[in-house]
RNA sequence: AGAGUUUGAUCAUGGCUCAGGAUGAACGUUGGUGACGUGCUUGAGAUAUGCAAGUCGAGCGACCCUAACGCAAGUUAGGGAGCGGCGGACGGCUGAGUAAUGCGUAGGUAUCUACCCCUAGGUGGAGAAUAGCUCCGAGAAAUCGGAGAUAAUACUCCAUAGUUCCCGCCUCUGGCGGGAUAAAGGUCGUAACUGAUCGCCAAGGGAGGAGCCUUCGUCCUAUCAGGUAGUUGGUAGGGUAACGGCCUACCAAGCCUAUGACGGGUAGCUGGUCUAGGAGGAUGACCAGCCAGAGGGGCACUGAGAUACGGGCCCCACUCCUACGGGAGGCAGCAAUCAGGAAUAGUCGGCAAUGGACGAAAGUCUGACCGCGCGACGUCGCGUGUAGGAAGAAGCUCUUCGGAGUGUAAACUACUGUGAUAAGGGAAGAAGAUCCGCCUUUGGCGGGUUUGACGGUACCUUAUUAGAAAGGGGCCGCUAAUUGCGUGCCAGAAGCGUCGGUAAUACGUGAGCCCCAAACGUUAUCCGGUUUUAUUGGGUGUAAAAGGUCGUGUAGGUGGUUUUACAAGUUGUCUCUUAAAUGCUCCAGCUCAACUGGAGAAUAGGAGAUAAGACUGUAAGACUAGAGUUUUCUCAAGGGAGAUUGGAACUUAGGGAGGAGUAGUGAAAUGCGUUGAUACCCUAGGGAACACCAGUGGCGAAGGCGAAUCUCUGGGAGAUAACUGACACUGAGACACGAAAGUUAGGGGAGCGAAGCAGAUUAGAGACCUGCGUAGUCCUAACUGUAAACGUAUGUCUGCUAGCUGCAUUUUUUCUCCGCCUUUGGCGGAGGAGGGGUGUGGCGAAGAUAACUCGUAAGCAGACCACCUGGGGAGUACGGCCGCAAGACUAAAACUCAAAGGAAUUGGCGGGGAGGCACACAACCAGUGGAACAUGUGGUUCAAUUCGAAACGAAACGAAGAACCUCACCAGGGUUUGACAUCUCAGCGUCCUAUUUUCCGGAAACGGAGAAAAUUCGCAAGAAGGCUGAGACAGGUACUGCAUGGCUGUCGUCAGUUCGUUCCGUGAGGAGUGCCCUUAAGUGGGACAACGAACGCAACCCCCAUCCUGUGUUAUAUUUGUCACAGGAAACAGGUCUGAUGAUUCAUCGGACAGGAAGGAGGGGCAGACGUCAAGUCAGCAUGGUCCUUAUACCCUGGGCCACACACAUGUUACAAUGAGAAUUAACAAUGGGUUUCGCUACUUAGUAAUGAGAAGCAAAUCCCGGAAAUAUUCUCUCAGUGGGGAUUGAGGUCUGCAACUCGACCUCAUGAACACGGAAUUGGUAGUAAUCGCGGGUCAGUCAUACCGCGGUGAAUACGUUCUUGCCUCUUGCACACACCGCCCGUCAAGCCAACAAAGUCGAGAUUAUUUGAACCCCGCCUUGGGCGGGGGAGGAUAACUUCGGCGAUGGGGGUUAAGUCGUAACAAGGUAGCCG
Repeated sequence: AGAGUUUGAUCAUGGCUCAGGAUGAACGUUGGUGACGUGCUUGAGAUAUGCAAGUCGAGCGACCCUAACGCAAGUUAGGGAGCGGCGGACGGCUGAGUAAUGCGUAGGUAUCUACCCCUAGGUGGAGAAUAGCUCCGAGAAAUCGGAGAUAAUACUCCAUAGUUCCCGCCUCUGGCGGGAUAAAGGUCGUAACUGAUCGCCAAGGGAGGAGCCUUCGUCCUAUCAGGUAGUUGGUAGGGUAACGGCCUACCAAGCCUAUGACGGGUAGCUGGUCUAGGAGGAUGACCAGCCAGAGGGGCACUGAGAUACGGGCCCCACUCCUACGGGAGGCAGCAAUCAGGAAUAGUCGGCAAUGGACGAAAGUCUGACCGCGCGACGUCGCGUGUAGGAAGAAGCUCUUCGGAGUGUAAACUACUGUGAUAAGGGAAGAAGAUCCGCCUUUGGCGGGUUUGACGGUACCUUAUUAGAAAGGGGCCGCUAAUUGCGUGCCAGAAGCGUCGGUAAUACGUGAGCCCCAAACGUUAUCCGGUUUUAUUGGGUGUAAAAGGUCGUGUAGGUGGUUUUACAAGUUGUCUCUUAAAUGCUCCAGCUCAACUGGAGAAUAGGAGAUAAGACUGUAAGACUAGAGUUUUCUCAAGGGAGAUUGGAACUUAGGGAGGAGUAGUGAAAUGCGUUGAUACCCUAGGGAACACCAGUGGCGAAGGCGAAUCUCUGGGAGAUAACUGACACUGAGACACGAAAGUUAGGGGAGCGAAGCAGAUUAGAGACCUGCGUAGUCCUAACUGUAAACGUAUGUCUGCUAGCUGCAUUUUUUCUCCGCCUUUGGCGGAGGAGGGGUGUGGCGAAGAUAACUCGUAAGCAGACCACCUGGGGAGUACGGCCGCAAGACUAAAACUCAAAGGAAUUGGCGGGGAGGCACACAACCAGUGGAACAUGUGGUUCAAUUCGAAACGAAACGAAGAACCUCACCAGGGUUUGACAUCUCAGCGUCCUAUUUUCCGGAAACGGAGAAAAUUCGCAAGAAGGCUGAGACAGGUACUGCAUGGCUGUCGUCAGUUCGUUCCGUGAGGAGUGCCCUUAAGUGGGACAACGAACGCAACCCCCAUCCUGUGUUAUAUUUGUCACAGGAAACAGGUCUGAUGAUUCAUCGGACAGGAAGGAGGGGCAGACGUCAAGUCAGCAUGGUCCUUAUACCCUGGGCCACACACAUGUUACAAUGAGAAUUAACAAUGGGUUUCGCUACUUAGUAAUGAGAAGCAAAUCCCGGAAAUAUUCUCUCAGUGGGGAUUGAGGUCUGCAACUCGACCUCAUGAACACGGAAUUGGUAGUAAUCGCGGGUCAGUCAUACCGCGGUGAAUACGUUCUUGCCUCUUGCACACACCGCCCGUCAAGCCAACAAAGUCGAGAUUAUUUGAACCCCGCCUUGGGCGGGGGAGGAUAACUUCGGCGAUGGGGGUUAAGUCGUAACAAGGUAGCCG
């Protein structure tokens, strides 16, 4: 100090989240030790038991008991109860209440003060009781009553009074006079006094403490705006320690409040603590100060002090005892128990220390305190070993199988002893107290004795021993740290983004690694980051946010120039205070540290004194530049109100004339019309609005204002001359105005026209379109008070900051012209140029801005006001206020999401625009879709019908050949190191195996049993090769094309896609590549912040068309060439003319001509940019991973892939006469193929034929396939299911092949189906093309080939053109799309869940008022006065009313949310009716 997250990417806005620190914490896992701290945050809930406040015999009397001594008397010591004194108001606990009777801070005084200190005094006399005790009585007890006796430092009286109080007077800090007012003794000592000492009384002073008053500060809420009757003040009285409405009577009507009264909610306050750079924010545990409370309330008594935690009385709630009549109690003291809760400890030791109460003292008491114990709750410290030890054990993990990691880690060796265990020693904390002695005697010194809970603890020494002692979290990014396996949107993770659907660095687990460490994580809370409430330090055109006008204006805030005074603000200096602790600096003590001690500085606030006098302020005075007033003029205008008038149009009525339609639409219909419409003319009535002028022109605060004239009236601008003298700006509340729609009442109503009724459209049409039409629109009076009330979102005012150019209006200077006159000039009019105001536009410097843009500011500054703080819920609910209503204003929360939103960029898209292209449409030709058949696919069937391909871009596709094989499928039969490869080990046998072969079983594979002959190298050993067995492994057309390579399809042979440098932009990006012309083309040219370049285009390459040259196997009788091969030439807008584009040259395009075989790319091919579709293929091949391994491998036989109600696709043959058949009667090709392993086969012959039997030639320009067909000629048929058509079926054959049944082709004879040109729809083709005709080849034993790949023959028609359909390219525009329109997205309904609202009511809590009742206690009065009676107040209770808050609530309406529900398609593109606001 930042980071992640909205987007395809970007910038900015904006929220959410994270990294840090902290805690009285809790939970999970783990856990060696010490020191110091710390420990019921929840139920101020209830409590068993023990302890926490007593002490004094030197105040008092009496009694009893015990012990010691003693014969006894008695003495001494100890104990319990009582009277009396002091203390139980401190200490300790808690935070319920309290928003001020509190606290903090700074002051004040109408006051009191036990014990303590100081000063100066006093302390005489007398008396009456009472408890304890004894007796009697009541009671279960607690306790009480009666009688009798007794003491005091208990109580009473008298005396005294230089003190105090009251009154009076005076020479007034005082004096005098009068009145009133006290006391208690004890101990020591002495023979007894004196004396010493502790007390007592009355005064004054001090210290400390307490009371009261005041200033300032002290949370949220206005959806709390008015509150208050003892209320505010006065007089008099009472009361108090004391002032005071503290209380009472009377009088007055005040007092508080927008600077927030009153009410509601929450809360003990502070020093401090945590955090933060600071300013701040949060908090108030422990420690310290103050306050408040003691089961819930009330009350007083005693006392110096209480309205009293361990005192009292009463009421209430609860608990306990009881003999039922009555009693007892208060842990928010220390422990402890129960309960509550996520959660918080021992029923410990001691008064040794510190402090406290009492006491003369010893001493007693002290759960205050000191200590120990429990808890990793926190902070700090220490340890769990140290050194050596392998190119590195084992195990585990990973692996590219080579190795790597764990890792010097371990083992092992040598040490050390913090610690542990054992033994020994052993503190400080102790000061005092008491006794004795001495002295300079409120004290000091010396000596003796004596005091430690902790604790035999800390610490020290010695010995032994590596022995007891490491975990937790994390490893996708933020965020340090990665791999294997398992799982397969499951299980799960998650702080946010997100991860998981078969290769998960994100789940679970192993290994490794990272961080921290006796802890580590999680959860909760606070601050920070967050400038995300902005004083420091934000914003408001479009992101949230300028109020409709802010027009008038109140409070408030701010305010021009100048002089003087003051000193409130401001600044300096000094003093006091700001408790201690804490924090900071330094020093020191525990071995260090935490911790603790000492010193210092600091303490921002407050008060006082003093100084300054700039600035602000206050007071007084002056000025004119702000502001305003007035005079004299000028100017412009749809400014406002009222009245009157006008013409055009419309409509209605009447009349005329006329005769079938009219109206309306995309097209129609409803409507009107023969009872006469529409159209035309005339007359009359009515209402509303004012064409042209008209203009980013005018006026107004805004809303708004448009025919003309008149009346009344507001504001503004310019010029001029005077005046006032800061009078100003803004403006919360307030007042006023405020479009349209709407409301009330009364008018008016032509046109238009919500609602409504019809007609259309449509799947529907509650709409858009059409015909009617009511409210309304208009006027008057009154409400409402809102709009995208906008300058395409901009508060008012003032000042400043370059220019250029318009418009409106005004003023002024100057020039020109004209006219007139009183003529070196004046006046008037017109025009031009320039300057100054005012208003309103456009473009732009600087600057601003996220950008767009602004620049009349959205720039630079100042003043004031309003508003904003993530999206939704919601401008909603509730409450209040306004309104007749509709509704308006004010205005939340629960819940939910991680975004929502702005500007700009690149794409994509548009039923947006512009330009262009393509057999895309159009034109033309031939088809498909209908029939039969062939082939493929789906579906169905089946034991199996193997698998893949799915819009274009799957479907005569993989498959350029499924009878077996192929083969992957099915049934059955078999084999298991295997059909195939490599290696290791063992065995076998050189007359044995490979090899060949026989027999048996079998469908075969295979199994079993035999027989025959024989290998190479080496002298040999042996090796190679072989078989058997075992083991590594083989094998897999098994899965994943969404793990891949390679290849392919497609957009598309479309013209695009990029790079370097440079420039522009914050950036994504842009320019280049855009513009103009042009092209088939990002093809080329021009211009240009671009200059170049690359991949594509084109060209280079091949074939064909022409020519030339060379060669010549074959062809030809030969020359030779329309032959073959090889090499070259040729075409480039090259030439002439002309037109168009373009500013011209240049260039491009069109037309014509010439030449040429070919003319504008000559025709065709090859070649497919960056990329898209997770396109296709694991079954062509290769390949990661997974799976099978006596089977998913391998072999065999048979079957299947050929099934068949049906649907689709691609084809063939046809439906005939432009034809069919026949005749060989006649012609004309090209590409190709063919045997050294059996091919092509001439020719002859047999057969009707398929073909058979012979047989020449040819490894090919030589021989063969091989007769091309359409065509031509002649003949037959004559419009019909025909001699068209050939499906289907029967019979007989041929060929291939182990094998033609499932399931081949061909031949002959016979049979002779549908079909007569094909619905919606749809395909191909622009020239040697379509159409038509045949030929060849591959695969192949044969063939289901009508397919595919090629070859040649014959050989058209048409294109006006780019409106429409499809696809594509470029530019531009809009976008809420980016998975990119097959996009996005809205609302109802249905379903689940959630929270809130309303609601008949019902329940609870709180406050107030009224009535009634009313304890203790207080006050008053009276009386028969140790008491009684009456009255008033009084906690609480009851009833009623009202009010606030909360719980539940049938049901209701909306809201939110939820992978795949329903209905539509409202919005985003012109979103298909532009959208939006009221």

Small-subunit ribosomal RNA from an uncultured Microgenomates group bacterium, 1478 nucleotides, folded computationally. The coordinates come from a structure-prediction model, not an experiment, and the mean pLDDT is 80. It matches the Rfam family "Bacterial small subunit ribosomal RNA".